[in-house]
Molecule: transfer RNA
Organism: uncultured Dehalococcoidia bacterium
């Protein structure tokens, strides 16, 4: 320098031809169970979906371009 992949809750990851309020387990909070823990149940907080533009009646999902990270190829 050239190609490709990845980016979504604190961590790991889902997310169907673009469609109304974006999920899941774990963790973390509370309440319930126990003599008390663990374990278990039931409840709940928790997103600028890497950013910026565009496309569209509508974008996490499609486009350009910039940022980390990571393969591999000179």
């Nucleotide at each position: 320098g050239g190609g490709c992949c990845u980016u979504u809750a604190g961590c790991u990851c889902a997310g169907u031809u673009g469609g109304u309020u974006a999920g899941a387990g774990c963790a973390c909070a509370g309440u319930c169970c126990u003599g008390a823990u663990a374990a278990g149940a039931c409840u709940g907080g928790g997103g600028u979906c890497u950013g910026u533009a565009g496309u569209u009646c509508g974008a996490a999902u499609c486009u350009a371009c910039a940022a980390a990270g990571g393969c591999c190829c000179a």